[in-house]
């Protein structure tokens, strides 16, 4: 220059309009027991700070870590 930052992990979400999957975890179920399965639950200031707008993960502008 150019790319990426989103739940513990890996990720989705880009014509602006309630934030989601998988995997883990938590409680039940099934089972002697684990395991696998099935149900249902938490967990997010979406990297940081401003701006635009009724509304901003999303547009704009700085900054900050990482990759090429």
């Nucleotide at each position: 220059a150019g790319g990426u930052g989103u739940a513990g992990c890996g990720c989705a979400g880009u014509u602006g309009g309630u934030a989601g999957c998988g995997c883990g975890c938590g409680u039940g179920g099934u089972u002697u027991g684990g395991g696998a399965c099935c149900a249902u639950g938490a967990g997010g200031u979406c990297g940081g700070g401003g701006g635009u707008u009724c509304a901003a993960a999303u547009c704009c502008c700085u900054u900050c870590a990482c990759c090429u």